[in-house]
RNA sequence: GAGAAAACUCUGGAGAAUCCCGAUUAAACGGGUGCCGAAGGUGCAAGGCGGAAGCCGAAUCUCUCAGGCAAAAGGAUAGAGUCGUAUA
Numbered sequence: 001g002a003g004a005a006a007a008c009u010c011u012g013g014a015g016a017a018u019c020c021c022g023a024u025u026a027a028a029c030g031g032g033u034g035c036c037g038a039a040g041g042u043g044c045a046a047g048g049c050g051g052a053a054g055c056c057g058a059a060u061c062u063c064u065c066a067g068g069c070a071a072a073a074g075g076a077u078a079g080a081g082u083c084g085u086a087u088a
Base pairs, nucleotide, nucleotide: 002087007082008081009080010079011078012077017033019032020031021030022029034069035068036067040065041063043061047056048055049054
C1' cells in the first nucleotide's frame, strides 16, 4: 500500500383495512371480520452424513407464530462512505 466480514453513517426502498363494535380527535386497550410479506422466526430441494431410524441442508420460495394493512415509524435489500480486523 491492498482488503473481505462485522459495525456505523447517508440515500433509495414494496405489499395489504385511514375496516366494524366498545365510552374517546387520534394512539393505546378489549372483541370481530377481511387481507399482506421484505424485521425476526417455521418448513425443505439438490447434495452430504448414517446400518437404520434419522440428522445437516438455500431463497425475495413456504407458513403467517411474531409483525404489518392512511401518514409517520419500521422495513428485506441495493448504492455510496467511514472503519482497517481476518487474509493475501